This is a predicted structure of a 158-nucleotide RNA (FMN riboswitch aptamer (RFN element)) from Priestia taiwanensis. Model confidence (mean pLDDT): 77 of 100. The RNAcentral record of the sequence draws on Rfam. Taxonomically the source falls in Priestia (Bacteria, Bacillati, Bacilli, Caryophanales). Its Rfam family is "FMN riboswitch aptamer (RFN element)". From the family's description: The RFN element is a highly conserved domain that is found frequently in the 5'-untranslated regions of prokaryotic mRNAs that encode for flavin mononucleotide (FMN) biosynthesis and transport proteins.
[in-house]
RNA sequence: CAUAUCCUUCGGGGUCGGGUGCAAUUCCCAACCGGCGGUGAUGAAGCGUAAUGACUUCUAAGCCCGUGACCCGUUUAUCAAAGAAAAGUAGUCCGAUAGGCGGUGGAUUUGGUGAGAAACCAAAGCCGACAGUAUAGUCUGGAUGGGAGAAGGAUAAU
Numbered sequence: 001c002a003u004a005u006c007c008u009u010c011g012g013g014g015u016c017g018g019g020u021g022c023a024a025u026u027c028c029c030a031a032c033c034g035g036c037g038g039u040g041a042u043g044a045a046g047c048g049u050a051a052u053g054a055c056u057u058c059u060a061a062g063c064c065c066g067u068g069a070c071c072c073g074u075u076u077a078u079c080a081a082a083g084a085a086a087a088g089u090a091g092u093c094c095g096a097u098a099g100g101c102g103g104u105g106g107a108u109u110u111g112g113u114g115a116g117a118a119a120c121c122a123a124a125g126c127c128g129a130c131a132g133u134a135u136a137g138u139c140u141g142g143a144u145g146g147g148a149g150a151a152g153g154a155u156a157a158u
Base pairs, nucleotide, nucleotide: 003156004155005154006153007152008151009150010149017029018028019027031138032137033128034127035067036066037065038064043058044057045056046055047053062126063125071103072102073101074100075099076098077097078096079095083094108124109123110122111121112120130141131140132139
């Protein structure tokens, strides 16, 4: 340094102001926000050359690739309590809890520069689970939950 197992901690932002209306942070005008990993023509530092740098480190995308929460299906394990079903028994079914697998799940163009732009610069756009409620990316709720992952540590063998 890498791998495996385990432990600990961390791990999401946002409606200013106005209009209509009995009622809207939900509609209309307008405002605001951008999880995690990767990639990378960004930027910085270092290193190196006579010079150009296939070099190193950090850094750089909401809409390029992937991924998480939510929801659906399927499957495995478990059945303490509560519930359903049953004459009764039996985890058999519903269900609950934990895990695996699969599915669903949104969005970018134009101009510039350039050898090359999905990433740089400029401009104009666009997108955002479910439930509740006057129709919600931003309010309330499931959620003091889960979580992609991040950091640190322990052990083992190489």